[in-house]
């Protein structure tokens, strides 16, 4: 110093020819139970590392940048 590849809820992860974002587990509450626990139903919870930029409209596309992780020399 050159490349690639990842960053989306607390964790683990989806989201393609650009339409303002979901699943599973956890959390909470609720129904049953004498209680608890499974079971079922419901609820909150993320401006998708950070900054610009195109477009009416950006997780997507460009530019720079940050952290991780591979490779090359």
């Nucleotide at each position: 110093g050159c490349c690639c590849u990842c960053a989306u809820a607390g964790c683990u992860c989806a989201g393609u020819u650009g339409g303002u974002a979901g699943a599973g587990c956890g959390a909470c509450g609720g129904u049953u139970u004498c209680g608890u626990a499974a079971a079922c139903c419901g609820u909150a919870g993320g401006u998708c590392g950070g900054g610009g930029g195109u477009u009416c409209g950006a997780c997507u596309c460009c530019c720079c940048u940050u952290g991780a992780g591979g490779g090359c020399u």
Molecule: transfer RNA
Organism: archaeon